[in-house]
This is a predicted structure of an 87-nucleotide RNA (c-di-GMP-I riboswitch aptamer) from an uncultured Woeseiaceae bacterium. It was read from a public genome assembly, where an Rfam model found it. Rfam family: c-di-GMP-I riboswitch aptamer. From the family's description: GEMM was predicted in a large-scale screen for bacterial structured RNA regulatory elements. Gene Ontology term of the family: cyclic-di-GMP binding.
RNA sequence: CCACGAUAAGGGCAAACCUGUUGAAAGGCGGGGUCGCAAAACCACCGGUCUAAGGGGCAAAAGCCCUACGACAGCGGAGCUACCGAA
Numbered sequence: 001c002c003a004c005g006a007u008a009a010g011g012g013c014a015a016a017c018c019u020g021u022u023g024a025a026a027g028g029c030g031g032g033g034u035c036g037c038a039a040a041a042c043c044a045c046c047g048g049u050c051u052a053a054g055g056g057g058c059a060a061a062a063g064c065c066c067u068a069c070g071a072c073a074g075c076g077g078a079g080c081u082a083c084c085g086a087a
Stems, first nucleotide, its partner, number of pairs: 004085002012037002017032006035074001042079001045077003048072003054067005
């Protein structure tokens, strides 16, 4: 250096749930919390998933269906960067 990942050292992140806030929603952000995580850092390029405001279709209406330009990196893959050093 490339792999690899320990009952090592020092640290890090934070699911569910509660709460405030934001958003049409999914979701995001702050606080509490701590299920887990060696990339649970970054990145929507590929697959996947969620939502459907706007748009389109149907309908007398209520409403239903389609749609991402909205999201999810703690669903998988690609890309990219990084702490430590036992076997």